Description:
The prediction has a mean pLDDT of 77. This is a predicted structure of a 159-nucleotide RNA (Lysine riboswitch aptamer) from uncultured Lachnospira sp. The model forms 98% of the base pairs in the Rfam consensus.
RNA sequence: AGUAGAGGUUGCGUUGUUAAUCAGUAGCAUUGAAGAUGUUUCAGCGACAGUUGAUUCUGUGUGAAAGGUGAUGACGCCGAAGCGGGGGAUGUGCUGAGAUAUCCUGCUGGGCGCAAGGCGAACAGGUUUGCGACUGUCAUCGUAAGAUGGGGAGCUACU
Numbered sequence: 001a002g003u004a005g006a007g008g009u010u011g012c013g014u015u016g017u018u019a020a021u022c023a024g025u026a027g028c029a030u031u032g033a034a035g036a037u038g039u040u041u042c043a044g045c046g047a048c049a050g051u052u053g054a055u056u057c058u059g060u061g062u063g064a065a066a067g068g069u070g071a072u073g074a075c076g077c078c079g080a081a082g083c084g085g086g087g088g089a090u091g092u093g094c095u096g097a098g099a100u101a102u103c104c105u106g107c108u109g110g111g112c113g114c115a116a117g118g119c120g121a122a123c124a125g126g127u128u129u130g131c132g133a134c135u136g137u138c139a140u141c142g143u144a145a146g147a148u149g150g151g152g153a154g155c156u157a158c159u
Stems, first nucleotide, its partner, number of pairs: 001159005008078001011077009027062004032057003037049003041097005081108007089100002109135002112132006119125001137150005
């Protein structure tokens, strides 16, 4: 350097199906009341709509979806992948933020528990940081049991 392989309290991701949540919410139709703003993911500007009623509240009827999650099947895999930062691109009339995918890049061996922060509709879930035990692997010490330490740019086997 090349090829193959291992880690596992669900190993990781993608996708199909399905279930719950979102939610009796948004939307739509309508009753009554208030009455000046509204146009959406947010802010500003512009344009447009609006007392021939914007918008809000209340009652009635109808009534979702996306993102996130569980189960299960298939597929691709073991930097699998996740999170953060940056660049240009896309979409709405413009600008900025945010979002989406993509490229570059930094960190993280793996899953688990606890605490705090931020994401999230969420007492779901996952993430970051800290702590804890566990697990895999290597190094050092040890007769052994085991102890200490390291990081995936690693480890094992073969060539």